RNA sequence: UGGCUUAUAGCUCAAUGGUUAGAGCACCUGCCUUAUACGCAGUCGGUUAUCGGUUCAACUCCGAUUAGGCCAA
Repeated sequence: UGGCUUAUAGCUCAAUGGUUAGAGCACCUGCCUUAUACGCAGUCGGUUAUCGGUUCAACUCCGAUUAGGCCAA
């Protein structure tokens, strides 16, 4: 310098362009226990990396930028 790829909850990850973006773990609350742990139930938590574009409708498609990873030189 060029190419490919990834970016979604605190962490690990889902989500055919379509009607409230979900799951597990973690945190918190309640139950259980003398108490803790385990177990059970529930809640909270999201500017879908940023900025634009296409579309009736975008996490999803297109472009640029930023950051990480891989390959080539």